[in-house]
Context: one part of a larger RNA
RNA sequence: GAAUGAACGUUGGCGGCGUGGAUUAGGCAUGCAAGUCGUGCGAGAAACCAAUUAGCUUGCUAUGAGGUGGACAGCGGCGUAAGGGAGAGUAACGCGUGGUUACGUGCCCUCGAGACCGGGAUAGUGUCGGGAAACUGGCAGUAAUACCGGAUAACAUCUUUGGAUCAAAUGGUGAGAUUCCGCUCGAGGAUCGGACCGCGUACUAUUAGCUUGUUGGUGGGGUAAUGGCCCACCAAGGCUGCGAUGGUUACCGGGUGUGAGAGCAUGGCCCGGCUCACUGGGACUGAGACACUGCCCAGACACCUACGGGUGGCUGCAGUCGAGAAUCUUCGGCAAUGGACGAAAGUCUGACCGAGCGACGCCGCGUGCGGGAUGAAGGCCCUCGGGUUGUAAACCGCUGUCAGUUAGGAGGAAAUGCAUGAGGGUUCUCUCUCAUGUUUGACCGAUUUUCAGAGGAAGGACGGGCUAAGUUCGUGCCAGCAGCCGCGGUAAGACGAACCGUCCAAACGUUAUUC
Numbered sequence: 001g002a003a004u005g006a007a008c009g010u011u012g013g014c015g016g017c018g019u020g021g022a023u024u025a026g027g028c029a030u031g032c033a034a035g036u037c038g039u040g041c042g043a044g045a046a047a048c049c050a051a052u053u054a055g056c057u058u059g060c061u062a063u064g065a066g067g068u069g070g071a072c073a074g075c076g077g078c079g080u081a082a083g084g085g086a087g088a089g090u091a092a093c094g095c096g097u098g099g100u101u102a103c104g105u106g107c108c109c110u111c112g113a114g115a116c117c118g119g120g121a122u123a124g125u126g127u128c129g130g131g132a133a134a135c136u137g138g139c140a141g142u143a144a145u146a147c148c149g150g151a152u153a154a155c156a157u158c159u160u161u162g163g164a165u166c167a168a169a170u171g172g173u174g175a176g177a178u179u180c181c182g183c184u185c186g187a188g189g190a191u192c193g194g195a196c197c198g199c200g201u202a203c204u205a206u207u208a209g210c211u212u213g214u215u216g217g218u219g220g221g222g223u224a225a226u227g228g229c230c231c232a233c234c235a236a237g238g239c240u241g242c243g244a245u246g247g248u249u250a251c252c253g254g255g256u257g258u259g260a261g262a263g264c265a266u267g268g269c270c271c272g273g274c275u276c277a278c279u280g281g282g283a284c285u286g287a288g289a290c291a292c293u294g295c296c297c298a299g300a301c302a303c304c305u306a307c308g309g310g311u312g313g314c315u316g317c318a319g320u321c322g323a324g325a326a327u328c329u330u331c332g333g334c335a336a337u338g339g340a341c342g343a344a345a346g347u348c349u350g351a352c353c354g355a356g357c358g359a360c361g362c363c364g365c366g367u368g369c370g371g372g373a374u375g376a377a378g379g380c381c382c383u384c385g386g387g388u389u390g391u392a393a394a395c396c397g398c399u400g401u402c403a404g405u406u407a408g409g410a411g412g413a414a415a416u417g418c419a420u421g422a423g424g425g426u427u428c429u430c431u432c433u434c435a436u437g438u439u440u441g442a443c444c445g446a447u448u449u450u451c452a453g454a455g456g457a458a459g460g461a462c463g464g465g466c467u468a469a470g471u472u473c474g475u476g477c478c479a480g481c482a483g484c485c486g487c488g489g490u491a492a493g494a495c496g497a498a499c500c501g502u503c504c505a506a507a508c509g510u511u512a513u514u515c
Base pairs, nucleotide, nucleotide: 001515002514003513004512006511007510008509009508010507013365014364015363016362017361018360019358020357026321027320028319030318031317032316035078036077037076040075041074047068048067049066053062054061055060056059085276086275087274094201095200096199097198098197099196100195101194103193104192108189109188110187111186112185113184114183116150117149118148119147125140126139127138128137129136130135156165157164158163171181172180202248203247204246209239210238211237214236215235216234217233218232219231220230221229251273252272253271254270255266256265257264258263278299279298280297281296282295301312302311303310304309329355331354332353333352337351338349339348340347341346368398369397370396371395378389379388380387381386402456404451407448408447411444412443417438418437419436420435421434422433423432424431425430459504460503461502462501463500464485465484466483470499471498472497473496474495480487481486
């Protein structure tokens, strides 16, 4: 000098874009953060309409077959493995880079083939219970794209090459389905992932030896898949001074800071990968997890309890306590982008888009402009002549940025849906293209405009040398200053104050850290 996720002191007008729990991976009240589909299924409350019947006050009350309606709950499907957070662990095939294959892949795309005949349950529900609650039991009974059996069976699988084995929902919409949405089997693709290998990847020898599933083989088991991954048997190997083993520290990369570069330091925000989800362990389901807001067990902690027993997991968004030098709102919206589900309308989305707070950072703008000398007053200095503050002020003329105020307002919106029309796909409930109309903004607001009026907007550090900028007074080795050299013991340009000056400026200094 440059830099920072900074903090502290003094000061503080506006805007844009960024950025903000670095410490206790400490504990958490409260709300929200993952649902959706009635075009898979049974059932169906409220509400509304209301035939009928009864009562009478003769136009009202009760009843309510049936219809419309569709809440809550349930079965089923898909999703919940994404998105979001954090960096505790990890010195490792974890990451980076280049290769390898013994593998898997829901949704998506292409192609081929198919969907025949049946069955028994179960939740919801009804009823009877148990329990303070969480929840849970018996009996009866019902549906499906839930579940099961049989048939069919190849270009699939196994194979001793004879053969054997394996599926489905003809369901939904509709007047009508080979054609739309789905179901089953197979092949290929795409995407994503699993596994293996070469090389690179911190400090320490005041850590020198380490290892028994250890190293290899045979045969098996297991897995989607190779393999001591696991097991039985056999052999006695394997690693190490090119640093094994142990210890300490640490997520890694793209990048970032600095530097002429080489390098050194670093890994916050953003992107990719990895790991974690109160602590430890385990599997289930599934295309995918050993699963942040799933399950089981153990533990610590906290809460409820009728003392028998239960419940919970903010390293999601806000917020709170604690510790700390220190880090924000218990905000708005799904309008856009993206995601889940759905045929769609749409629903959900603390992802995201926005607003709020903080000079935390970078950038931009403003705090006026021109004239104005009796060089006013006041201040400070003085050799008492004057000098300086200083065109600075007053005063005169002008302008109107920003903020304030008034009224508009481009754009962020294009899709989707609906309606109509035209054309194409051989028919079609389907679909493509085009045109017209209609539909959607939480928030921001470019820009234009009304009014008023210099009005609302400047400080901080420094002035002995390094280092730009000095005088007076006070103090008297005191009080104090200080980055280094060093100042201060009676004329201190170094302490304190005043005036003046220098540098930067909505900031200026200090501290910490890196180059």
Small-subunit ribosomal RNA, 5' domain from a metagenome, 515 nucleotides, folded computationally. The full RNA is in RNAcentral, with records from SILVA. The coordinates come from a structure-prediction model, not an experiment, and the mean pLDDT is 82.